Record summary: Predicted 3D model of a 110-nucleotide RNA (SAM riboswitch aptamer (S box leader)) from Chitinophaga pinensis. The sequence was found by an Rfam model in a public genome assembly. Lineage of the source: Bacteria > Pseudomonadati > Chitinophagia > Chitinophagales > Chitinophaga.

RNA sequence: CACUUAUCCAGAAAGACGGAGGGAAUAGGCCCUAUGAUGUCUUGGCAAGUCGGCUACAGCCGUAGUGCCAAUACCUAUUUCGGUGGUUCUCCCCCGAAUGCUGAUAAGUG
Numbered sequence: 001c002a003c004u005u006a007u008c009c010a011g012a013a014a015g016a017c018g019g020a021g022g023g024a025a026u027a028g029g030c031c032c033u034a035u036g037a038u039g040u041c042u043u044g045g046c047a048a049g050u051c052g053g054c055u056a057c058a059g060c061c062g063u064a065g066u067g068c069c070a071a072u073a074c075c076u077a078u079u080u081c082g083g084u085g086g087u088u089c090u091c092c093c094c095c096g097a098a099u100g101c102u103g104a105u106a107a108g109u110g
Base pairs, nucleotide, nucleotide: 001110002109003108004107005106006105007104008103013043014042015041016040017039021032022031023030026077027076028075029074044069045068046067051062052061053060054059073102079098080097081096082095083094085093086092
């Protein structure tokens, strides 16, 4: 880097440095930010997968290496279904569910 599988509405912040934009990309929205964001470092914390142990089979404990610690992956984007919603009525809008795209993380393969 590519592929496969699984997960992504739960959870978890203090200090120091630094000084302007940032929230992956495109568009639209929304939001964070000189009361110092984003980022880096230190410390702390959180819980997923692997592995090991236990088990009352619901789970629990430990674990190297990772990941994460504003907002659901911040929201929407494709398609389908449902509505005992709206309407100017095959459309469109709204609500909900599933799905697709893109992405992130873990485990595995090459």